Formats: sequence, C1' cells, structure tokens
RNA sequence: AUAACUUUAAAAGCGCCUGAACUAAGCUGGAGCGACCAUGAGCUUAGUUGACGAGGAGGAGGUUUAUCGAAGUAUCGGCGGAUGCCUCCCGGUUGAACCAACCACAACCGUAACGUUCUGUAAAAAGCAAAGGGGUGACCCUUUGUACAAAUGCAGUUCGAUGGUUAACA
Repeated sequence: AUAACUUUAAAAGCGCCUGAACUAAGCUGGAGCGACCAUGAGCUUAGUUGACGAGGAGGAGGUUUAUCGAAGUAUCGGCGGAUGCCUCCCGGUUGAACCAACCACAACCGUAACGUUCUGUAAAAAGCAAAGGGGUGACCCUUUGUACAAAUGCAGUUCGAUGGUUAACA
C1' cells in the first nucleotide's frame, strides 16, 4: 500500500458504479464476399461524468417507477436507501341556530384537520456572465453579479355533507 474486521461521523434529487460515454498511457490494424476506416477500429490498465433546487416525518407492519417544477435531452442505465402510499393502532378535526357531551357512520389531520369551485399571495438553485484555483486531460472546486418556477402552504370564496341518546331552552 491492498484486503478483511472493529469503532466513530455523515443523508434523503440522498449515496454508490459493473452498462454506457469521455480522457490518458500502452499494445495491435479492424472488418472482410465486397465496400469502408488509418483524421479510424479494437484490447488492457487507470481515471472522469453519472439530479438543479422547492417540498415532505405520531407509532408499527407492508410496499416500490414515492410530490413539484427548472434546466436539459445521459438529470440515460443499474444497485441501495428515503419523510410518499396502503393497513392497523394512539390522539384529534368537520358533519343544518342557540350548543355542549356520548355512540355509530363518512371524509380528513398529526399542530393540522369534511368534499368541491374560483381568486389572490410569498419564495429558488443549478443556469447565464465575470473572476480565481486544481489536473497532462476528460473534468472538478470556490467567489461575485444577474434572472426566471410549479406543487404544497397561507388568506378569502362558490356549491354541498349523517343518524341517534342525554342535558338545556321553548
């Protein structure tokens, strides 16, 4: 140094790389009926690339192509993971005045909370430009300036959403 084992730290467009593309070094011509290629084809070794932010966590189990747009068309392809989704559990919200409690039912919420229509609202990074640094190179890192989203969220709004018991009032 490499490999194995142990320990510690670290994350969710997160981590990894054997397909692929590209770079370097070395080697050899490839293909073959012919044509074509040498400014190219192939092999080996070692490298590089391989998701830009917004948003997202009650618990348990399960599951895999788990929200939104920007850029771009390799952000392709593959593996693993993941706050998604499903079921159950715990605790809650809404369900025709005054008006609360409980049971069932329906749809929801995990600091928010029934379904639906419409309106408004806040906010990005990569990018681009300039500058600097590292590397033979493919490429990588940093700083400054400059923009542009959508969904969720928030505020209002339209039309709609049970049955029963007790108590209270009349």

Source information
GlmS glucosamine-6-phosphate activated ribozyme aptamer from Priestia koreensis, 170 nucleotides, folded computationally. Its Rfam family is "glmS glucosamine-6-phosphate activated ribozyme aptamer". Rfam's curators write: This entry contains a glucosamine-6-phosphate activated ribozyme that is found in the mRNA for GlmS. GlmS is an enzyme that uses fructose-6-phosphate and glutamine to generate glucosamine-6-phosphate. Lineage of the source: Bacteria > Bacillota > Caryophanales > Bacillaceae > Priestia. The coordinates come from a structure-prediction model, not an experiment, and the mean pLDDT is 76.